Predicted 3D model of a 529-nucleotide part of an RNA (small-subunit ribosomal RNA, 5' domain) from an uncultured bacterium.

[in-house]
Context: one part of a larger RNA
This record gives sequence, C1' cells and structure tokens, in this order.
RNA sequence: GAUGAACGCUAGCUACAGGCUUAACACACGCAAGUCGAGGGGUAACAUGAAGCAAGCUUGCUUGCUUUGAUGACGACCGGCGCACGGGUGAGUAACGCGUAUCCAACCUGCCCCUUACUACGGGACAGCCCGGCGAAAGUCGGAUUAAUACCGUAUGUGGUGUGAAGAGGGCAUCUGACUUACACUAAAGAUUCAUCGGUAAGGGAUGGGGAUGCGUCCGAUUAGCUGGUUGGCGGGGUAACGGCCCACCAAGGCGACGAUCGGUAGGGGUUCUGAGAGGAAGGUCCCCCACACUGGAACUGAGACACGGUCCAGACUCCUACGGGAGGCAGCAGUGAGGAAUAUUGGUCAAUGGGCGCGAGCCUGAACCAGCCAAGUAGCGUGCAGGAAGACGGCCCUAUGGGUUGUAAACUGCUUUUAUGCGGGGAUAACGUGUGCCACGUGUGGCAUAUUGCAGGUACCGCAUGAAUAAGGACCGGCUAAUUCCGUGCCAGCAGCCGCGGUAAUACGGAAGGUCCGGGCGUUAUCC
Repeated sequence: GAUGAACGCUAGCUACAGGCUUAACACACGCAAGUCGAGGGGUAACAUGAAGCAAGCUUGCUUGCUUUGAUGACGACCGGCGCACGGGUGAGUAACGCGUAUCCAACCUGCCCCUUACUACGGGACAGCCCGGCGAAAGUCGGAUUAAUACCGUAUGUGGUGUGAAGAGGGCAUCUGACUUACACUAAAGAUUCAUCGGUAAGGGAUGGGGAUGCGUCCGAUUAGCUGGUUGGCGGGGUAACGGCCCACCAAGGCGACGAUCGGUAGGGGUUCUGAGAGGAAGGUCCCCCACACUGGAACUGAGACACGGUCCAGACUCCUACGGGAGGCAGCAGUGAGGAAUAUUGGUCAAUGGGCGCGAGCCUGAACCAGCCAAGUAGCGUGCAGGAAGACGGCCCUAUGGGUUGUAAACUGCUUUUAUGCGGGGAUAACGUGUGCCACGUGUGGCAUAUUGCAGGUACCGCAUGAAUAAGGACCGGCUAAUUCCGUGCCAGCAGCCGCGGUAAUACGGAAGGUCCGGGCGUUAUCC
C1' cells in the first nucleotide's frame, strides 16, 4: 500500500459499487417455464345469447331454475414449439480442461435469411369423454367410441442418397473429385376473418457446436522405473465425424532423469494487488471457457442433453401409510436450522432491456430493473463564518502576595442556511406497440393526427420560510515515531510490535492537564506485496 474481511470505541447525510471466504451440511413454506383455440376432439369453471318453466308485479320488464358449445373464452386431454437458454456453485479435474496459434479433403447445426421445385390419393389407431374393476394413497387395469399440423400406406421426384461405368482438374503421404450415364431407394399438412401463416425436398449463408495438433500451464526424487487394449498394423463394428472408441487376427512395441509413474494441492483465463521495473501473490464482484446438480450408474426423447426444477436402477437420508406400498432433492430467489470471528428481505414491477410461445392482442419470466438491511469499501458534503482581551471564571503547572498555559477558545456582536424541519413546484428514463380518424398505394403495407401505456415515485432536483439551529470522535505522546508535565502505585498492579519499562522522585503502569496524528471514522487482529 491492499482486502468479499472480523473485533473494540464512536457515528449526521448522499451517490456508486459490494455483501456465507466456513458445512458441494440438512432443508419447512411460497415463487423461479411456459405458451399456442389461427393444429384437434371437446366443455369442468366464468361470462353472453337463445328456448322453456316458475314467481313478482308496473303486462312487458325483473328475478330464479332447467336446457342448449350457439358465442367470448377455456380446466383437464391429444398435438406443436420451448423446457439443452437464462440463473446457481467450484465438489471433481494437473487434463487438449484452460490460454494462444493452426487444421478438419474427417464433421453436425432447430429457429433465422436467400434460391429452386413441390404441397396428390387413401387408411387404421390412441388420449380425452362414457361404462366397469382394483387401491388408504400415489395411481392403475379392462371394455366401447372418436379428432387432428399425431401415426401409417401408396403416388410423383425438381432434387438427394447408394451402387456400377468413365474420369477433367486439384492436393498434403493415405487421397480428393467437376461434367456425363444406367439401376435402386426416398417427401409433404393443413388452418383461416381470404390477407396471410404454415408443410416437404434440395442447395447456399449466418449462428452455434464437435474433433485434431504445436507451445504454455503448481509442489514433492524421503515417488525411478511405468504400461496388456498397453504401442502399431490389416479387416470390421460404431459415430454427425477421425481415432484401440470397441472387436477378431498379426507384430512387440510405447513412455521415462528434457522427470514417466506415484503422491499432494488446485477449476483455467481476461484480470486484481504490490513493485521504479524485473518479479512476487491472488483468481471475490463483472466477462469468456470448463465441470457439477443428494451420491454412483444408465440410457430415452430431441437439431441439440446422457438433461439443476425430465425418466430408470442402486445407495444414504427425510416424510406419508390402512404396513400391502408410496413421495422427495434450494450449488435458482427469498427464507430456516447447523457450522463459524463473519456475510442481507420469506419486498415491488414486468414500466424499460432481454428471453420463451403466439399472426397478433397478449401470457409467462426471483433473468432483469428497482426498493429494503449493513461504515463492509470508494468518492462527495456538513457539524458554521467574521469580529471579539477585563487575555474573564474554572482547571492544570511553576522558582507561588506573582506568573505561565488552556486561549479568540468562551461570553458578547454581526452574518450565512449547505444540511435539518415545514410548505410549494417538478422533467427525463417512452418509444415501439395498441385503439380511433384521415390519406397514399392497393384491399394490408406505409404515412399523418390524436388518445393510451412508469415499478422506482410525487423520488431525484428546484424555490420559499424558520433558526447556529439537528450533527465529533478514536488512537498515541521512552527510542524506532510527530507529540510532556503533575499526582497515584512501588518488580505490586500493570504495559509491550522490537529494544525493553515498574524494587519511593516512572516523560514507558493508572488518572489528570496539555500536546501530536487522523477524522465520520480511528485503532487492533489476520493475510499478500
């Protein structure tokens, strides 16, 4: 000098940033991922309409009941997209994990953009609903019936893929491969307010990912040898793709004192701290990458996972149970217990930014934006300014009828009002979008006008009024080290970072007066340079 700090004393305000470093310990409760009715069958709830019945009367209105998916919508269900993002944590990992550079002629890529072509004909189911059974529950079984952008078959094939023929050209050893040709295989889905929104095949782009390699990446030799799919080859399997990734056969290799193997420790980087630099130390907040999601294992679905709020198996733990059987996973946001020197609210809003779904309106969003708590950090402001000597009173000290010091300090006089309190004013973050009207082109795109949308918050900020009014402490004073005297104590009580003080004149202990340093902080402790 620095800190994600803690502790002691003290504490007026504002802004910005920060806040479980320990038990990857266990978790009550709430929320954190839904959305689409413009894919579908439908109708549990709400509202509207219609019909019927009843009551009240004012005789055509009100109320109530029933029926009806007819309408707005919509619980549950089928289906689509999303749930692989966003958010958390650092346990594991010394590794192509990360950083940097290069390569893939060995690869994939939903949504998005561009281009080309197409979108034909049929079929059978399964949920839901209905009926019945079992179970305490979680749930589950059987039967009947049914829709679709769900599933299946056939057709067509711009194309694509495979095989055969031929092979321009290119390269980096294995290689790659334009144009042409024959055969085989291979697609689709509709909705609608008629504008559109979709679907299929293929090519290209963009984005995101996968793989390979050079170099770099902590400590220990009181770890010296390690290795059997081990190292390589041929052939296969598998994969989006290369590869002992896996397998059969063959060979006997491969790594290591330039530190293999083993053990310990550890997420990596951008960066941060320190230092003149070289270097040393660290990796909290923010950004990028990786890994993990109670512990271990596995696959399914899918463009993408071997999936935090999905599935299955095993284990530990907790809970429910009718004892037969079931349920759960905060290292999401709050919050609780425990651990600890120690770390916050079971808050508000989707207004903005961004994300998911949707034609859209919109819905969801503990991402995000805000607010709350904490001197835990940095910065800013204030606690007044000027005058005022009988150098007052009081305190302390001395060579004591007198001086010194506290000290212009106070009193007193004048001034100011940041801040405080009260009253009043008060914009931006908002423009998209949406509603209405008009116009242009042409029937949904653009333009204009207008209305509407703000959590924070009536906040920041500004003005006026009142009145010095509401606001100073902490450590130290032997040397290092800026700052000294008196009293008490008497190797006691105590101090102390080091040297060392204290046994009767202690500038070192305790108190007082005075002084020094810093100041909304000051000291102590811990750690790094």